[in-house]
């Protein structure tokens, strides 16, 4: 140095251009003598960053950052 794949809640992941979701964690009730486990309800997001197209962008292009993987 060139190609190519990620980047989304604390984690590991979803998400036909049209109200961002789920499991695990946190919190709070319920159950238990306590803890676990269970069980119900809930908070939590500037979709890595700047731009462009769109009537509307996590999605579609462009540029950077950061990680991975071939190839030199």
């Nucleotide at each position: 140095g060139c190609g190519c794949c990620c980047a989304u809640a604390g984690c590991u992941c979803a998400a036909u251009g049209g109200u961002a979701g789920a499991g695990c964690a946190g919190u709070g009730g319920c159950c238990u003598u306590u803890u676990a486990a269970g069980u119900c309800a809930u908070u939590g997001g500037u979709u890595g960053c700047a731009g462009g197209u769109u009537c509307g962008a996590g999605u579609c292009c462009u540029g950077c950052u950061g990680g991975g993987c071939g190839c030199a």

Source information:
Transfer RNA from a bacterium, 72 nucleotides, folded computationally. Rfam family: tRNA. Rfam classes the family as a transfer RNA.